[in-house]
Context: one part of a larger RNA
RNA sequence: CUGGGCGUUAAGGGUCCGUAGACAGUAAAGUAAGUUAAUUGUUAAAACUUUAAGCUUAACUUAAAAACAAUUUUUAAUACUGCUUUACUUGAGUUUUAUACAGAAGAGUAGAAUUUUAUAAGUAAGGGUAAAAUCUUAAAAUAUAUAAAGGAAUACCAAUAGUGAAGACAGCUCUUUAGUAAAAACUGACGUUGAGGGACGAAAGUAUAGGUAGCAAACAGGAUUAGAUACCCUGGUAGUCCAUACUGUAAAUCAUGAGUGCUGAAAUUUAAUGUAAAAUAUUUUUUAUUUAGAUUUUUUCAAGCUAACGCUAUAAGCACUCCGCCUGAGGAGUACGGUUGCAAAACUGGAACUC
Numbered sequence: 001c002u003g004g005g006c007g008u009u010a011a012g013g014g015u016c017c018g019u020a021g022a023c024a025g026u027a028a029a030g031u032a033a034g035u036u037a038a039u040u041g042u043u044a045a046a047a048c049u050u051u052a053a054g055c056u057u058a059a060c061u062u063a064a065a066a067a068c069a070a071u072u073u074u075u076a077a078u079a080c081u082g083c084u085u086u087a088c089u090u091g092a093g094u095u096u097u098a099u100a101c102a103g104a105a106g107a108g109u110a111g112a113a114u115u116u117u118a119u120a121a122g123u124a125a126g127g128g129u130a131a132a133a134u135c136u137u138a139a140a141a142u143a144u145a146u147a148a149a150g151g152a153a154u155a156c157c158a159a160u161a162g163u164g165a166a167g168a169c170a171g172c173u174c175u176u177u178a179g180u181a182a183a184a185a186c187u188g189a190c191g192u193u194g195a196g197g198g199a200c201g202a203a204a205g206u207a208u209a210g211g212u213a214g215c216a217a218a219c220a221g222g223a224u225u226a227g228a229u230a231c232c233c234u235g236g237u238a239g240u241c242c243a244u245a246c247u248g249u250a251a252a253u254c255a256u257g258a259g260u261g262c263u264g265a266a267a268u269u270u271a272a273u274g275u276a277a278a279a280u281a282u283u284u285u286u287u288a289u290u291u292a293g294a295u296u297u298u299u300u301c302a303a304g305c306u307a308a309c310g311c312u313a314u315a316a317g318c319a320c321u322c323c324g325c326c327u328g329a330g331g332a333g334u335a336c337g338g339u340u341g342c343a344a345a346a347c348u349g350g351a352a353c354u355c
Base pairs, nucleotide, nucleotide: 004326005325006324007309008308012323014200015199016198017197021193022192023191025088026087027086028085029084030083031082033081034080035077036076037075038074041071042070043069049065050064051063052062053061054060091190092187093186094185095184096183097182099181100180101179103177104176105175106174107173108172109171110154115149116148117147118146119145120144125136126135162169163168205246206245207244208243210241214240215239219235220234221233222232257322258321259320260319261318262317264301265300266299267298275288276287277286278285279284304311305310328355329354330353337348338347339346340345
């Protein structure tokens, strides 16, 4: 290499877009490149294989034959693949119409709460803990009332709900904008995957300029303790927030790549279509229902799979296409080199040696 694998044992890339490549619907006609059959020449001899013969046998020697495969000449076949042409609508897409959705960006705005400040009124504690102390307070605190400032986050609704490719997304209103779901019409295979490549990518971190209520690495103090560079307490700076750049990683997890088709029985949920009933002012709303199809989420059990656990139409079942990855444990995601980065680091990525 092959073979075998990738939920939990080594192994699915964080996610998407997409170039080359690989693979690719239905029908017809043509072609004959691949393919199939026959045929011509070549592939030195020896060796290998088979059958004989010769040395007493074996090794050995001699003779004959066969073989796969490659390449080439000519002829034929046309199912499949390829190529060319024509057509189709189921894959895929476009447009229109209506509704739903925390999808994204920007702007505005709202009410609770914390904190601070001012004033009033008021007096001795407050705070904290298992218990304390550091701490705040007679310069009047805490608690109470009124007013103001400022930042961050949006209780209830709220859900096993919804949306998004993933990361992720939640007060309300407006503007711009993407996607999904239904029907009709249109295009007519325009598709799937995707090495390189590009874009997005939690938190922390970096740079510059702002902002800073709460929380809070570092740090300081108080406790605890044999010690306590901790857990607990009192404070508290980066940071958390915003703008613009960078970083590019996470147990980035469903530890399960993307796409297509097929294979059972039930329950539940969301949205849509249909039917029936009730209420309402007709529009509309609510409840119930069955059959049929589609989407999403959750649960249980078959067949099947699995080492087992379990998975089970959202498969880890049965198949196909394409990509990524794995090959004993440590050494090690380390060293060296290279690329990227302001840095921190990231990506790529060994060997000796030990067991």